Predicted 3D model of a 530-nucleotide part of an RNA (small-subunit ribosomal RNA, 5' domain) from an uncultured prokaryote.
The coordinates come from a structure-prediction model, not an experiment, and the mean pLDDT is 86.
The RNAcentral record of the full RNA draws on ENA.

Context: one part of a larger RNA
This record gives sequence, structure tokens and C1' cells, in this order.
RNA sequence: GAUUGAACGCUGGCGGCAUGCUUAACACAUGCAAGUCGAACGGCAGCAUGGUCUAGCUUGCUAGACUGAUGGCGAGUGGCGAACGGGUGAGUAACGCGGAGGAAUAUGCCCUGAAGUGGGGGAUAACUUGGGGAAACUCAAGCUAAUACCGCAUAAUCUCUUCGGAGAAAAGCUGGGGACCUUCGGGCCUGACGCUUUUGGAUGAGCCUGCGUCGGAUUAGCUAGUUGGUGUGGUAAAGGCUCACCAAGGCGACGAUCCGUAGCUGUUCUGAGAGGAAGAUCAGCCACACUGGGACUGAGACACGGCCCAGACUCUUACGGGAGGCAGCAGUGGGGAAUAUUGGACAAUGGGCGGAAGCCUGAUCCAGCAAUACCACGUGUGUGAAGAAGGCCUUAGGGUUGUAAAGCACUUUCAGUUGGGAGGAAGGCCUAAUGGUUAAUAUCUAUUAGGAUUGAUGUUACCUACAGAAGCAGCACCGGCUAACUCCGUGCCAGCAGCCGCGGUAAUACGGAGGGUGCGAGCGUUAAUC
Repeated sequence: GAUUGAACGCUGGCGGCAUGCUUAACACAUGCAAGUCGAACGGCAGCAUGGUCUAGCUUGCUAGACUGAUGGCGAGUGGCGAACGGGUGAGUAACGCGGAGGAAUAUGCCCUGAAGUGGGGGAUAACUUGGGGAAACUCAAGCUAAUACCGCAUAAUCUCUUCGGAGAAAAGCUGGGGACCUUCGGGCCUGACGCUUUUGGAUGAGCCUGCGUCGGAUUAGCUAGUUGGUGUGGUAAAGGCUCACCAAGGCGACGAUCCGUAGCUGUUCUGAGAGGAAGAUCAGCCACACUGGGACUGAGACACGGCCCAGACUCUUACGGGAGGCAGCAGUGGGGAAUAUUGGACAAUGGGCGGAAGCCUGAUCCAGCAAUACCACGUGUGUGAAGAAGGCCUUAGGGUUGUAAAGCACUUUCAGUUGGGAGGAAGGCCUAAUGGUUAAUAUCUAUUAGGAUUGAUGUUACCUACAGAAGCAGCACCGGCUAACUCCGUGCCAGCAGCCGCGGUAAUACGGAGGGUGCGAGCGUUAAUC
């Protein structure tokens, strides 16, 4: 000199844009953060509508009962999602990460071809009844549905194969409709969404290898599933991954092992560079989710807001037993020099579910707080010598503050008040036309046209009008380094100080004042890096 996720002191007008627990991976009150689908299913607790019946009458209303008939829908069965998104950096010196290669693997939804979607069965929740329990919850009996579950058939294809053969599936639901049939439910035709098998693609994932990746030798030897082979088991998959047997190997001064420290990278800071330091925000990868262990489900987890066991802690209890996990967003206590709101909205972007409308989304977009950083603007402009008054200095003549103020003439950025006012909005919905599908002018779908609409931010940005200089300057320093000097007070005292050093009666170095210098909504100090 540059820099910072900074803190502290004094001071503080406005806007934009970023950033904001670096410490206790300490403990957490409360709310929210993952749901959705009725176009899979039986249904109907609640709301609304309709229908039937009854009663009252004001003769079309009110009240009651029944009815899943309709819009919808609590709880439940079922599907998909919950493995993403979000947080943190404790552990890890390692195939963890980085860049470069590899073969022995599986991959839900999605895209694209191929083949099929036939015919049956038995249960079970909800519900009802009964019982246990303080509760959490749970047991028994009975009833019922499915895209839940299980056989049978078939096999383009796939798997296994001794190449003869053997084995392996499935589910329906819904929009519309002219003939024909009908038990009036529908069949049948057609469209959309599904389902099963299989092959490619894409995506994301698992595995292996060489190289690079902090300090310590006051750590020199380490290793028995250890190193290799044969076989067995296991995995989606190679492999001591596991086990049996056999051999005795394997690593190491090119630093093994051990100890300490640490998430890694793109990048960031500094520097002319080479380097050095760092790894906040943003992005990629990894690891973790109260501590330790384990598997289940699933395409995917050994799963932050799932399960089981053990432990510590907290809450609760009828003492038998139960409940919990903010390193999600806010917020609280604690620790600390120190770090924000228990805010708004799904309008946009993205995600989950759904045919869609839509619902959910503390992801996200916004707002609030903080001079924490960077950038921009303002606190007026011109004129004005009687060089006013006052202050300070003085050799007492004067000098300086100083065109500074006052005065005169202007302007109105910003802030304030008034009125107007984009863009972020693409879509989705309704109507019509045309094309495709089709037996069809129906339905569905694509395009086009028209219509009514969708903004949290938001009293938005921006524009306009109004009034009046009106509302807006501090901080550090002045001995040398280092830009800037005099007086008074003090008297090795009080004090200053980054280094040299100043102060013991004329201190430009302490304290105050006047003046000056530097930066300026900041200025200094401390800490840290180059």
C1' cells in the first nucleotide's frame, strides 16, 4: 500500500447492489418447512345442492326425517413422491477430492420402436359389535372393494441350457357416440390416460487404475484375512467382499506405520511475476443428521422432518408405561469482541402429485433489520471589503480566521407532499374457425382469431406539480519517518508512543485553545493475510 463474512470508539442524509453465528456438530418453547391423486377403490364423518315424505301455514317458503342422486370430501385401502430440494463441516490425509483413463454393472419417471392387455380366485382395512389401557395405542369376532394380493392360459421377446428343452407377464379407469343387442348396469365402436414383456436412447448412480493433494523421524519398522492361488458363498457388478484349504508373502528413507492438523475443488486475496495466504457468499463433489449400531421398503437410502436396538439428555404418567430430536425457515437460552424478522406471496422460475382445473412448496421471489462491504448522489450556486463584529496572535503598528459571514440575486437534485404510471404476464379459462383422429359435424388434440381475466413486491421504477436554502458534517492528525505551528496550562508530575523517542519552568511530541493538513457519510483503532 492492498484486502476482510470483521469487531471497537466518535459521528451519521439518501439510493442501488451484495453480504450477515467465523465461537457451543451446545440445549431447544412455539409455528411452519412433503404432499398429492375421487379419472385406482369401498364409501359418506362434515359442508352445499337436488329429490321423497311429514308438519306449520303467509301457496311457496320455514322446520324436521330419509336419501351418495349431484358438487365435493374427513378418516381408510391403493398409486406416485417422500433418496429431490434445504442445512452443516463434526469426522475424513482417504480413490475423499482434482484432472486423466478403464470394464465386470444395474438405472423409476421420460423419449423411441416391437409384442400383448385372455380367463379365474381367496382375503383385508375402513365399518359394526365386544374387550384391554391413564395415555400412546391395541386385541378378538363379523361384513366389504380395488390399478391391493394370488393362481391358470398365452410368449414377439427374455432367462437358463446337457442345445433335446425348461421357465417367466399383465389392470383397469375415463370422455363421446349412429346403427345393432341388452338383465337398462352396459355390451359394441372410438379417443385419452394407464398396465405387462422386451430392445435401444437419454439421465443420474455403483466399481477399478496411474498421477497430484498439510506438518512431524524428538514416530523406523508395519502387517495373519495380512499378500497371492484353488474352490464355495455373496453382490446389480470385478474383487479376501466372505469362508475352507494351500503357499509365505505384501508395504517401507521415493518416508510405510504412528502422532497432530484439516472437508476437497472451481475460485478469492495479495504480488510485476514466480510465489505466498485463504477455501465466507455462488457453483461441482464428499461426509453427517442427538451419540453408536442395524437392517426393512424401494429403480434409488442403510434414509435430516422413516423403522428397530443400545446410550446420554428432556418431557409426561394413574408408576405398569409412553413421547421427543431445528447442522430446514423464523425464533429462544447459552457461549462470544461479534452476526438479522417467531414478516408477505406462490405473481415469476423450478420441484412433487394430478388427464386437467388445481393443491402443496420457509426451494424460490420479495419485503424488514445492520454504514458490514462496494458504487452513485446530496448537505447549495453566483455575487459580496465597511476586509464588520467576535475569537486567536502581536514587536501594539497590525496580522489572521476571511469572500468566510451578513447583505443582494438565483436554483430545487435528494428528502417531504400531490397526481399519473410501465415492465417483470408467459400462461390457464371461455367462444369460434381450420387441420388431424374417427363411421361421425360427437369427443380429444394442434394452430389461428376474439373475449373476460391472473402481481406478493407496491404508496414499485419512472414522469409531473408544489413550497422553500429551506431538513442534512464529521473524524483523525500537525517532532522526524509524514502533508500540516503558534499561545496558554503542567513541570521526569499528569501523560504520550507504530519506531526513534518527548515531559525535570520558555514542551511545534503531554492537556486545552486558535490556526492548519488529510480523508469525508464516514474517519480512526485493533485483529488477520500478502